[in-house]
Molecule: RNase P RNA; transfer RNA
Organism: marine eukaryotic metagenome
């Protein structure tokens, strides 16, 4: 240097906090509550971010499928499940140990490829190369020039120019021909597979982009412990019953002091009049819903530790053993002493790496809140193992 | 526990990948005026919250963090 694992201050004393067993005392609506004592438990590797997966609970739903939407994406395994993990394959990086990869499909279709450049996808002639063929002109009859044209080899542009290198070939060129490499197709061999090896055929047709739409395969009902269940005050509002009170007119029928409409009346502005507006029985008891508040959910679990077996491993199985936070303004703390990691100063020795002695400093990131499996991120420093 | 956002000093567009980094207010300079304001002309000011990745190319797409806000 690379990889993996593990710890993450220690001990003692005093004073507190929270949960709980037992004992004593007090209260009680007999459910339990309060006080004191005693014994026991009391944060993490990430408790964090809330990025995935599951348990649990409620809602919706007859079952299944499809569409839409979202996610995942080499192959095999593992698991309750996963986008996690393990092993393998392919590609890339490193001298190496080893590390990294959203790693299906671009010959199903659509879109996009700015600027530059002649041309950016049914390719294309700017510079350039050629003058074999056809036409014209000149000629010292060797040829030369121009045009119709041919050419993708060279230059130039660009991230990217329609296989690459070499030889042949040609007027110049070109998979035009050949060899090797690449690519595609079809057999063979090895492998569960991804894939690898080798053979034949094809002259190249098929640029990039899917963390653009999309296609294919697989997965997913929604919400979340503020889920949800139970008990339940005051006030307001709803319903029922009883007592008291209830002016006039009209209408309805079920003929009841039942209902509807109008007038009158009462109350509401600090007071009065007028106009307008709003409201209209009251008292007691009972019932039900919901709120505040309280209780449960809530700590035995895909649990920890040890050991053995199977498996390369992730992981699975057997046996033994242990019980290990549960708050709700929210406990897990404070002080002192000794030691210790680190750092600083002084002295001394040195094989120059550091060792020894004395003094001082004094501990990273961070803290449960329904639980669990992962991922990611933060982290002073120590220890162990394997390898280059 | 669930959701949204971050672009100039402030408030916001741009979200469909490329000459697309913009608008209004503010600020600076000029002009106008006796002077100031308003009006007019011109300019400066941005690592698009941070870091990676995909791509030829990222403000835009993806991932991981940070901060803010709402329920």
């Nucleotide at each position: 240097g690379a990889c993996g694992g593990u710890c993450g201050g220690a001990u003692g004393g005093c004073c507190g906090c929270u949960c709980u067993u037992c004992c004593g005392g007090g209260g009680u609506u007999c459910g339990c509550c309060c006080c004191g004592g005693u014994g026991g438990g009391g944060a993490g590797g990430a408790a964090a971010g809330u990025c995935c997966g599951g348990g649990c609970u409620c809602c919706a739903c007859g079952g299944a499928a499809a569409c839409a939407c979202g996610g995942u994406g080499c192959c095999g395994g593992u698991u309750a499940a996963c986008g996690g993990c393990c092993g393998g394959c392919g590609g890339g990086g490193g001298c190496g140990a080893c590390c990294c990869c959203a790693g299906g499909g671009a010959a199903a279709g659509u879109g996009c490829c700015a600027c530059a450049g002649a041309a950016a996808g049914u390719a294309a002639a700017c510079c350039g190369c050629c003058g074999a063929a056809c036409g014209g002109g000149c000629u010292u009859c060797g040829g030369c020039c121009c045009g119709u044209g041919g050419c993708a080899a060279g230059g130039g542009u660009g991230a990217a120019a329609g296989g690459g290198u070499g030889c042949g070939g040609u007027a110049a060129g070109a998979g035009c021909g050949c060899a090797c490499c690449g690519c595609g197709c079809c057999g063979c061999c090895g492998g569960u597979a991804a894939c690898g090896g080798g053979g034949g055929c094809g002259g190249c047709a098929a640029g990039g982009u899917a963390a653009a739409c999309c296609c294919c395969a697989c997965c997913g009902g929604g919400a979340g412990c503020a889920a949800g269940a139970c008990c339940a005050a005051a006030u307001a509002g709803g319903g029922g019953c009883g007592a008291c009170g209830c002016g006039c007119c009209g209408g309805a029928c079920u003929u009841g002091u039942u209902c509807c409409g109008g007038c009158a009346g009462g109350c509401g502005g600090g007071u009065u009049u007028c106009c307008g507006c709003g409201c209209c029985g009251c008292c007691g008891c009972c019932c039900g819903g919901g709120u505040a508040g309280g209780u449960c959910g809530c700590g035995c679990g895909a649990g920890g530790c040890g050991u053995c077996c199977g498996g390369u491993a992730a992981c699975g199985g057997g046996c033994g053993u242990c019980c290990c936070a549960g708050a709700u303004g929210a406990a897990u703390g404070g002080c002192c002493a000794u030691c210790u990691a680190u750092c600083c100063c002084c002295g001394u020795c040195u094989u120059c790496g550091g060792g020894c002695g004395g003094g001082g400093u004094g501990g990273a990131c961070a803290g449960a809140a329904c639980c669990c499996g992962g991922c990611u991120u933060a982290c002073a420093g120590g220890c162990c193992g394997u390898c280059u | 526990g669930c959701g949204a956002g971050a672009u100039a000093g402030c408030u916001c567009a741009g979200g469909c990948g490329g000459u697309c980094a913009g608008a209004g207010c503010g600020u600076c300079g000029g002009a106008u005026u006796c002077a100031u304001a308003a009006c007019c002309c011109g300019g400066a000011g941005g690592u698009c919250g941070a870091g990676a990745g995909u791509u030829c190319g990222a403000g835009u797409c993806u991932c991981u963090c940070u901060c803010u806000c709402g329920c």